[in-house]
RNA sequence: GCCAAUGUAGCUCAGCGGUAGAGCAGCCGAUUCGUAAUCGGCAGGUCGUCGGUUCGAUUCCGACCAUUGGCUCCA
Numbered sequence: 001g002c003c004a005a006u007g008u009a010g011c012u013c014a015g016c017g018g019u020a021g022a023g024c025a026g027c028c029g030a031u032u033c034g035u036a037a038u039c040g041g042c043a044g045g046u047c048g049u050c051g052g053u054u055c056g057a058u059u060c061c062g063a064c065c066a067u068u069g070g071c072u073c074c075a
Stems, first nucleotide, its partner, number of pairs: 001071007010024004018055001026042005048064005
């Protein structure tokens, strides 16, 4: 330099045009002599960035950025 995949909550991921979700972690409570476990609740998001299409974009299109993997690095 080229190709591909991935980017959504603190972590791991789902959702792939029409109100953004789950598990774990965190906080509060119940239960327990107490802890763990279990149960209930609460909080947590510019959906990588910038544009485009659309009545409407996390979702479709383009260009960038980042991460991972592969290829190339010759004369």